[in-house]
RNA sequence: GAUUUCAUAGAGUACGUUUCUCGUAUAUGUGCAGGAAUCGGCCUGCAUGUCUCUACCCGAUCACCGGAAUGAUCGGACUACGGGAUGACGGCGAAAUUUA
Numbered sequence: 001g002a003u004u005u006c007a008u009a010g011a012g013u014a015c016g017u018u019u020c021u022c023g024u025a026u027a028u029g030u031g032c033a034g035g036a037a038u039c040g041g042c043c044u045g046c047a048u049g050u051c052u053c054u055a056c057c058c059g060a061u062c063a064c065c066g067g068a069a070u071g072a073u074c075g076g077a078c079u080a081c082g083g084g085a086u087g088a089c090g091g092c093g094a095a096a097u098u099u100a
Stems, first nucleotide, its partner, number of pairs: 001098006012092002015090004019085007026055001029048007040065002049056001057076007
């Protein structure tokens, strides 16, 4: 793989999906260019950072700035990989004979 018989719905499951959780990565970070706002404090792009694809922001509070430049603290993820748990769903039936 083939044939025959039984079963077709319960049990089981080391598998997959889902969800939750933990770990690792990265600090949701850093450097730079161009542009914009100032009732504001952003937009676009490049680079860097991970044995890593992706992402690189949001909010609150406080501070600070005054046409050009933001800072601190706290809270919040996504993504990649791995561990654990997992209701549910999916996958996986048994025997005999025989062939390669």
This is a predicted structure of a 100-nucleotide RNA (Purine riboswitch aptamer) from Paenibacillus sp. It matches the Rfam family "Purine riboswitch aptamer". A reference for the family is Mandal and Breaker (2004), "Adenine riboswitches and gene activation by disruption of a transcription terminator", Nat Struct Mol Biol. From the family's description: Riboswitches are metabolite binding domains within certain messenger RNAs that serve as precision sensors for their corresponding targets. Allosteric rearrangement of mRNA structure is mediated by ligand binding, and this results in modulation of gene expression. A class of riboswitches that selectively recognises guanine and becomes saturated at concentrations as low as 5 nM. In Bacillus subtilis, this mRNA motif is located on at least five separate transcriptional units that together encode 17 genes that are mostly involved in purine transport and purine nucleotide biosynthesis. It has also been shown that some members of this family are specific for adenine instead. NCBI's taxonomy places the organism under Bacteria, Bacillati, Bacilli, Caryophanales, Paenibacillus.